Predicted 3D model of a 94-nucleotide RNA (c-di-GMP-I-GGC riboswitch aptamer) from a Chloroflexota bacterium. Of the family's consensus pairs, 91% are formed in the model. The coordinates come from a structure-prediction model, not an experiment, and the mean pLDDT is 84. Taxonomically the source falls in Chloroflexota (Bacteria, Bacillati).
[in-house]
RNA sequence: GCCGACAACGGCAAACCCUUCGAAAGAGGGGGGCGCAAAGCCACGGGCCUACCGCUCGAUACUCGUGAGAGUCAGGGCCGCCGGGCUGCCGAAU
Repeated sequence: GCCGACAACGGCAAACCCUUCGAAAGAGGGGGGCGCAAAGCCACGGGCCUACCGCUCGAUACUCGUGAGAGUCAGGGCCGCCGGGCUGCCGAAU
């Protein structure tokens, strides 16, 4: 260095519950603990989620421009989906 143990010191914290923010996805705080050797950090590539506003399509009805609903580049979100970048504790075996 690779690598990762029923190791050590420790760390993080899924679902779910309470609460705050948000239109939502989701996020912050508290509890909780499924898991995690980068489950530390960065939305950079792919992917997934969201649809208040915008845009496109547009049911219905009628007082004819209002609009249920659908989609979505951008926008918002997820790094505990996969890659990539940056940083990092420990040391059995290989």